[in-house]
């Protein structure tokens, strides 16, 4: 880079730098902003997408176990799946619903494979 797939109305900020416009692109609106915004850098957190521990349930299975024995039934093991709890690492994210409407169907995060 561009191709799928899933998600964007829950959540969760301080502190230093910097110094003028910012929240993806047009148009409108409403908002942040020199009380210092957006950015960077640092510490905290949010979350649970990827890795990953733990309970529970459901399913097929099994050179196991229990019944003398086969089937069933029960325990067990490994597996696939549904939940729920956790949070160590890799991402992500921490004003306003991806600020809101309309136009473009376009951004963004994250895993998969090339």
């Nucleotide at each position: 880079u561009g191709a799928c797939c899933a998600u964007c109305c829950c959540g969760a900020g301080c502190g230093g730098c910097c110094g003028a416009g910012a929240g993806a692109u047009c148009u409108g609106g409403a908002u942040c902003u020199g009380u210092g915004a957006c950015g960077c850098c640092g510490c905290a957190g949010c979350a649970a997408c990827c890795c990953u521990g733990g309970c529970c349930c459901c399913g097929a299975c099994g050179u196991c176990c229990g019944c003398a024995g086969a089937c069933a039934c029960g325990g067990c093991g490994g597996c696939g799946g549904a939940g729920c709890c956790g949070a160590a690492g890799g991402u992500g994210c921490u004003a306003c619903u991806g600020c809101c409407a309309g136009a473009a169907g376009c951004g963004a995060u994250g895993g998969u494979g090339a």
A computed fold for a 114-nucleotide RNA from Sinomonas atrocyanea, annotated as SAM riboswitch aptamer (S box leader).
Of the family's consensus pairs, 97% are formed in the model.
The sequence was found by an Rfam model in a public genome assembly.
It matches the Rfam family "SAM riboswitch aptamer (S box leader)". About the family: The SAM riboswitch is found upstream of a number of genes which code for proteins involved in methionine or cysteine biosynthesis in Gram-positive bacteria.
Lineage of the source: Bacteria > Bacillati > Actinomycetota > Actinomycetes > Sinomonas.